[in-house]
A computed fold for a 506-nucleotide part of an RNA from an uncultured prokaryote, annotated as small-subunit ribosomal RNA, 5' domain.
Its mean pLDDT, the model's own confidence on a scale to 100, is 87.
Rfam family: Bacterial small subunit ribosomal RNA.
RNAcentral holds the full RNA, with entries from ENA.

Context: one part of a larger RNA
RNA sequence: GAAUCAACGCUGGCGGCGUGCCUAACACAUGCAAGUCGAACGCGAAAGAAGUCUUCGGACCUUGAGUAGAGUGGCGAACGGGUGAGUAACGCGUGGGUGAUCUGCCCUUUGGUGGGGGAUAACCCGGGGAAACCCGGGCUAAUACCGCAUAAGCCUUUGAGGCCAAGGGACUGAAGGGAAAGUUUUUGUUUGCCGAAGGAGGAGCCCGCGUCCGAUUAGUUAGUUGGCGAGGUAAUGGCUCACCAAGACAACGAUCGGUAGCCGGUCUGAGAGGACGGACGGCCACACUGGGACUGAGACACGGCCCAGACUCCUACGGGAGGCAGCAGUGGGGAAUUUUGGGCAAUGGGGGCAACCCUGACCCAGCAACGCCGCGUGGAGGAUGAAGGCCCUCGGGUCGUAAACUCCUGUCCUAGGGGAAGAAAAAAAUGACGGUACCCUUGGAGGAAGCCCCGGCUAACUCCGUGCCAGCAGCCGCGGUAAGACGGGGGGGGCGAGCGUUGUUC
Numbered sequence: 001g002a003a004u005c006a007a008c009g010c011u012g013g014c015g016g017c018g019u020g021c022c023u024a025a026c027a028c029a030u031g032c033a034a035g036u037c038g039a040a041c042g043c044g045a046a047a048g049a050a051g052u053c054u055u056c057g058g059a060c061c062u063u064g065a066g067u068a069g070a071g072u073g074g075c076g077a078a079c080g081g082g083u084g085a086g087u088a089a090c091g092c093g094u095g096g097g098u099g100a101u102c103u104g105c106c107c108u109u110u111g112g113u114g115g116g117g118g119a120u121a122a123c124c125c126g127g128g129g130a131a132a133c134c135c136g137g138g139c140u141a142a143u144a145c146c147g148c149a150u151a152a153g154c155c156u157u158u159g160a161g162g163c164c165a166a167g168g169g170a171c172u173g174a175a176g177g178g179a180a181a182g183u184u185u186u187u188g189u190u191u192g193c194c195g196a197a198g199g200a201g202g203a204g205c206c207c208g209c210g211u212c213c214g215a216u217u218a219g220u221u222a223g224u225u226g227g228c229g230a231g232g233u234a235a236u237g238g239c240u241c242a243c244c245a246a247g248a249c250a251a252c253g254a255u256c257g258g259u260a261g262c263c264g265g266u267c268u269g270a271g272a273g274g275a276c277g278g279a280c281g282g283c284c285a286c287a288c289u290g291g292g293a294c295u296g297a298g299a300c301a302c303g304g305c306c307c308a309g310a311c312u313c314c315u316a317c318g319g320g321a322g323g324c325a326g327c328a329g330u331g332g333g334g335a336a337u338u339u340u341g342g343g344c345a346a347u348g349g350g351g352g353c354a355a356c357c358c359u360g361a362c363c364c365a366g367c368a369a370c371g372c373c374g375c376g377u378g379g380a381g382g383a384u385g386a387a388g389g390c391c392c393u394c395g396g397g398u399c400g401u402a403a404a405c406u407c408c409u410g411u412c413c414u415a416g417g418g419g420a421a422g423a424a425a426a427a428a429a430u431g432a433c434g435g436u437a438c439c440c441u442u443g444g445a446g447g448a449a450g451c452c453c454c455g456g457c458u459a460a461c462u463c464c465g466u467g468c469c470a471g472c473a474g475c476c477g478c479g480g481u482a483a484g485a486c487g488g489g490g491g492g493g494g495c496g497a498g499c500g501u502u503g504u505u506c
Base pairs, nucleotide, nucleotide: 001506002505003504004503006502007501008500009499010498013375014374015373016372017371018370019368020367021333026331027330028329030328031327032326035075036074037073040072041071043069048063049062051060052059053058082286083285084284091211092210093209094208095207096206097205098204101203102202103201106199107198108197109196110195111194112193113192114148116146117145123138124137125136126135127134128133154177155176156175157174158173159172163168182191212258213257214256219249220248221247224246225245226244227243229241230240231239261283262282263281264280265276266275267274268273288309289308290307291306292305311322312321313320314319339365341364342363343362347361348359349358350357351356378408379407380406381405388399389398390397391396412447413443415441416440417439418438422433450495451494452493453492454491455476456475457474461490462489463488464487465486471478472477
């Protein structure tokens, strides 16, 4: 000098765009953050209103309404959002491999969708419990569940020839095995469902190379290294197991210890390099702590389940409930970091044929000079160079065209009027932001300047006070009676809605 997720001191007018718990991965009140589908299915209210009857208590009926609602079922909930604890690792980056693999929804091609069955929730009845919730009996539906039929292709075993060479492909046989669901519509139909092949996108696994510090860490290792067989997985593999062998790694740094998420990038620098990895994008890991599996195309699953633990809460003491490293917000820690806001209008996501519903993703608004950028705090004229301050050699000098004063202007501001784009491919409808931006008009210089420094480095000098005191200080150093270095005044220099200080990096 540049930089910063900054903080602190003094000061502070406006706008645009960004950014905003770096500390306790500390604990969390409250609300919201993942639902949706009646075009899969069975059931099915109430208030209110009209009417009839009435013993005046009410009963019935129509409507509300096949609505609300819960339930079965499907898809989603594995995305999106957060955090950086752990991890020195095929975690990440880069380049490859998969003849060792999987893939819901989507696209393309192709072949099917026949005929049956038994349940079960909801509901009703009964029971247990303080609650959470649970048990028994009875009824019922389906795109829920289960047999049967069929099988082009598919899977398993296997024969023959042949291509390729790891478990791959084409052709031809044999044996065995395995599918399906309907819904909608006046009709045509729509859309589903099952098998197979391919694609797209996604994912798993493997490999080469690269990836911090310490040798005051030198030896490490028994599923350890390899083999055979088996199990397991979508799949290779000591991944797991039995047996066999005795190997495997290491000074080219194993092991151990410390530190750390990695990258695109960011900062600095002429570059080489050094430092960093906040925001945004990609990957990984985690979700109170530890462990486990279930469901599923996909999880070992932040707002799912089970077990253990710590903590908090409820309890009738028998037993239960919970997990903000989602968005806000609270306490705590800290030098320090925001609103318990608006909207689904846009973009995107989930469900649905759709209408639409959901969406603290997102889009906006609010707060904070936290950063960058832009603008303003007026312009022109104005000398007896006013008053006043300060200095003085007492002549004067300086603040200084500065002020006053005169004439203007209207950015910002105030008030009034108008008023968007962002909206989306026939038209119509649809805007949170927002009556915002922007435009016109009214008013009036009015409401808007500070901070640091002035001994040298380093740009800017005098007076007074103080007297090695009080104090200053980045380094050198100032202060002990004329201090340009302390404190104040005047003057000056620098930057300017900021200016300094401190921390950190180059």